[in-house]
Context: one part of a larger RNA
C1' cells in the first nucleotide's frame, strides 16, 4: 500500500458533472395530515406521541367450582383459571420496536397519461407496446398473407367483423391549400397493343416480245387505310393522404425605427384586430404555446431564489429555424427517466486519524 469493514473532535455537500457512495428513516398502536384532484386518489402525505418490567384496580369474551331463589325455561351471588383490553401507581437502564428483519422526506419544472415490453451479456429510457380515437379496404371462394399447386390461415368467423396505416388515456381542440405527387370517379376527345385488314410492293415464272422488256395463277417476302381495351392526356373530387402554408419597396424635423403610407366624432387609458402599393403564390401559419428535449446571436431582457446563479422558475416575443393525430396545448395518479431548490442526515469534503478482518509484503 490494496480490499472489507468499525468509530471519530468541529463543521455539515464547503466534495463532485452530479449527495456518486455512504448516513439517516424504518415495526407496532394513537393523534394528526395541504395544494390539488379524472373525487378514486393525493396518504404511509408532512407532522407527533406511546411501547420494557412489577403491582392495583376496571370492561370484555372463554371456561372451571359452589351457595340462595325459583323449578319448564331461568333469575341472582361467591369463588378460581385463560385470552384480550382499558387505567392508576412503582421499579431498573444512557438506551425498553433495545438482537436480525423493516419507507428518507418536501417543493417545483420537463417527458410518457397509467400497468406492461425492450438493446441474452456495458444504454430500461423521453424508445416500444397500450386502452381510446381516426382514416382506408374487404359482402365472404371476403380482402390481405403463406404456398408452383393442391391446399391452408384469416376464420369453424361475417362489416358491432377482418386487414393495412397514421395517433396514443381523459380534457379543450384540429385552421387555409387539392397548383404538384398519390388515392377515387368520370367518360366526350386525342394517343395507344396484340389481333382482324389487306390497298400496294418484292422474289420467282408458264406465257408474250428480236430484242429491251412485261408478265396471269400459284407459291413465297412484305405490307398502307381502317376497325381496336385499359392506360396515359384529359375533367372532378379527396389532407386524422405524400405534403406545404412568401418575397419586395416608401414613409416621422439628426440617425435609427416605422405607429403610418385605408375608413370612422373627439381627447386620453387598457385590451384585441387591423396598413399601403406591387409581384409571386395552390395557399400563405388560424387557436394555442414560444430563448422551448426547438433560439444561432445567447450568459437575450425583467422578475424570483443564493452573499455571489452559463443551470432552475415565472415572464417578455425579432419563433436563425414551434405549431395543430410525423398532433397542438393542458392535466390528478404513475415513473430504478430527465433537470432546479429545500429539509433532515452524514469522512463526499476541510483533513485525516485510530482499530478488524482478507490479501500484497518478509521469511519458511
Nucleotide at each position: 500500500c490494496c480490499u472489507u469493514c468499525g468509530u471519530u473532535a468541529a463543521g455539515g455537500a464547503a466534495u463532485u458533472a452530479g449527495g456518486c457512495a455512504a448516513c439517516a428513516u424504518g415495526u407496532a398502536c394513537c393523534c394528526g395530515u395541504a395544494a390539488c384532484u379524472u373525487a378514486g386518489g393525493g396518504a404511509g402525505a408532512a407532522g407527533g406521541g406511546u411501547a420494557g418490567c412489577c403491582c392495583g384496580c376496571g370492561g370484555u369474551g372463554a371456561u372451571g367450582u359452589u351457595g340462595u331463589c325459583a323449578u319448564a325455561c331461568g333469575a341472582u351471588g361467591a369463588u378460581g383459571u385463560c385470552a384480550u383490553u382499558g387505567u392508576g401507581g412503582g421499579u431498573c437502564g444512557c438506551a425498553g420496536a433495545u438482537g436480525a428483519g423493516a419507507g428518507g422526506c418536501u417543493c417545483u419544472a420537463g417527458c410518457g397519461a397509467c400497468u406492461g415490453g425492450u438493446u441474452a451479456a456495458c444504454u430500461a429510457a423521453a424508445c416500444c407496446a397500450c386502452a381510446g380515437g381516426u382514416c382506408u379496404c374487404u359482402g365472404c371462394g371476403a380482402a390481405g398473407c403463406c404456398g408452383u399447386a393442391a391446399g391452408g390461415c384469416g376464420a369453424c368467423g361475417u362489416a358491432u367483423a377482418g386487414g393495412g396505416g397514421c395517433u396514443g388515456a381523459c380534457a379543450c381542440u384540429u385552421g387555409c391549400c387539392c397548383a404538384g405527387u398519390g388515392c377515387u370517379g368520370g367518360a366526350a376527345g386525342g394517343u395507344u397493343a396484340a389481333a382482324g385488314g389487306g390497298a400496294g410492293a418484292g422474289g420467282u415464272u408458264a406465257g408474250c416480245g428480236c430484242a429491251a422488256g412485261c408478265g396471269a395463277a400459284g407459291c413465297u417476302u412484305u405490307g398502307a387505310a381502317c376497325u381496336g381495351a385499359a392506360g396515359c392526356c384529359c375533367c372532378a373530387g379527396u389532407g386524422a393522404a405524400c405534403g406545404g402554408c412568401g418575397g419586395c419597396g416608401g414613409u416621422a424635423a439628426c440617425u435609427a425605427u416605422a405607429a403610418c403610407c385605408g375608413u370612422c366624432g373627439u381627447a386620453a387609458c387598457u385590451a384585441u384586430a387591423a396598413c399601403c402599393g406591387u409581384c409571386c403564390u395552390a395557399a400563405g401559419g388560424u387557436a394555442g404555446c414560444g430563448a422551448a428535449a426547438u433560439u444561432c446571436c445567447u450568459u437575450g431582457u425583467c422578475a424570483g431564489g443564493u452573499a455571489a446563479g452559463u443551470u432552475c422558475u415565472g415572464a417578455c416575443c425579432c419563433g436563425c429555424a414551434c405549431g395543430a393525430a410525423u398532433a397542438g396545448u393542458g392535466u390528478a395518479a404513475c415513473g430504478a427517466c430527465u433537470g432546479g431548490a429545500g429539509c433532515a442526515c452524514u469522512g463526499u469534503c476541510u483533513c485525516a486519524a485510530c482499530g478488524a478482518g482478507g490479501g500484497a509484503c518478509u521469511c519458511g